A computed fold for a 351-nucleotide part of an RNA from a metagenome, annotated as small-subunit ribosomal RNA, central domain. The RNAcentral record of the full RNA draws on SILVA.

[in-house]
Context: one part of a larger RNA
RNA sequence: CUGGGCGUAAAGAGUUGCGUAGGUGGUCUGUUAAGUGUGUAGUUAAAUCUUGUGGCUCAACCAUAAGUCCAUUACGCAAACUGACAGACUUGAGAAUGAGAGAGGUUACUGGAAUUUCUUGUGUAGGAGUGAAAUCCGUAGAUAUAAGAAGGAACACCAAUGGCGUAGGCAGGUAACUGGCUCUUUUCUGACACUAAGGCACGAAAGCGUGGGGAGCAAACGGGAUUAGAUACCCCGGUAGUCCACGCCGUAAACUUUGGACGCUAGCUGUUGGCCGUAUCGACCCGGUCAGUAGCGAAGCUAACGCGUCAAGCGUCCCGCCUGUGAAGUACGGUCGCAAGACUAAAACAU
Numbered sequence: 001c002u003g004g005g006c007g008u009a010a011a012g013a014g015u016u017g018c019g020u021a022g023g024u025g026g027u028c029u030g031u032u033a034a035g036u037g038u039g040u041a042g043u044u045a046a047a048u049c050u051u052g053u054g055g056c057u058c059a060a061c062c063a064u065a066a067g068u069c070c071a072u073u074a075c076g077c078a079a080a081c082u083g084a085c086a087g088a089c090u091u092g093a094g095a096a097u098g099a100g101a102g103a104g105g106u107u108a109c110u111g112g113a114a115u116u117u118c119u120u121g122u123g124u125a126g127g128a129g130u131g132a133a134a135u136c137c138g139u140a141g142a143u144a145u146a147a148g149a150a151g152g153a154a155c156a157c158c159a160a161u162g163g164c165g166u167a168g169g170c171a172g173g174u175a176a177c178u179g180g181c182u183c184u185u186u187u188c189u190g191a192c193a194c195u196a197a198g199g200c201a202c203g204a205a206a207g208c209g210u211g212g213g214g215a216g217c218a219a220a221c222g223g224g225a226u227u228a229g230a231u232a233c234c235c236c237g238g239u240a241g242u243c244c245a246c247g248c249c250g251u252a253a254a255c256u257u258u259g260g261a262c263g264c265u266a267g268c269u270g271u272u273g274g275c276c277g278u279a280u281c282g283a284c285c286c287g288g289u290c291a292g293u294a295g296c297g298a299a300g301c302u303a304a305c306g307c308g309u310c311a312a313g314c315g316u317c318c319c320g321c322c323u324g325u326g327a328a329g330u331a332c333g334g335u336c337g338c339a340a341g342a343c344u345a346a347a348a349c350a351u
Stems, first nucleotide, its partner, number of pairs: 004322003007305002012319001014202002017200002022195003026089007034082002036078008049067007092192001093189004098183003104178007111155001116150007126137002163170002207248006216242002221237004259318006267296011300307002324351003333344004
């Protein structure tokens, strides 16, 4: 390379949001003849190979004749398929009309509960904590209780196998701005599509820079216990951080450990959002259908577990990735970064 694979054995890149090159591409008609098929002619060294014949007594071996293969050039023919060109179509794709749901995003304003602190009143000896204790707080009046104030962070119930978002993720309320999605009936454009190396953009938490903020929690750190020891688990404290603005970082069990798109292949049961029908005074109920989201399950697949119209089934297209283990996601080099480090990525050697 061929071939085989990627849920759990090695392997789907964090997301593909945008999308370049490239690859692939719906239905019909006509033309063309690049690919394709076929014919003729030329070239395609020898040896080798195949077949026939001959020579060593046979064979190996040798000689001789023919041939195959492969590649390529020129000319002619064919026109199904692919391509190219021209024309048309509507199912793919997109747009429009009319509805609908939603923690989708950004900014501003705002609400109550709770914790903490402070002030004042009442009140008196304990409180806190644990397996048990102690450190700790408290007669300079704590804990408890009542009133008031400050400040920061998070939003009980609703809440759900629920919803939205490309992923990361998103939850008190209101307003403004704004992205996407679903459904209905027709209308319009007429293949405008799919994928996507590089590239751009986004990307939890932690961490970094500058400036704010700091209630609670809490790495580090201090103390008390436990223990043989205890750099821990438990307890009392507590600083970065957690929060905000701007700028970096670019990684996660970034997981559905399952790349994207399209088509096909039994059903049943929930649930969310539409639409239609039936019923009804009306709604609920009931039936159908589309789009999601869950539980089971036919066929099939799978090493098994399991998956099963949301496939890990049956097919097509495109991308990414894997090739025994350790060394190692390391060294070296390069790119990026303020740094931490990230990305790319070996070998010797051992087995």
Model confidence (mean pLDDT): 81 of 100.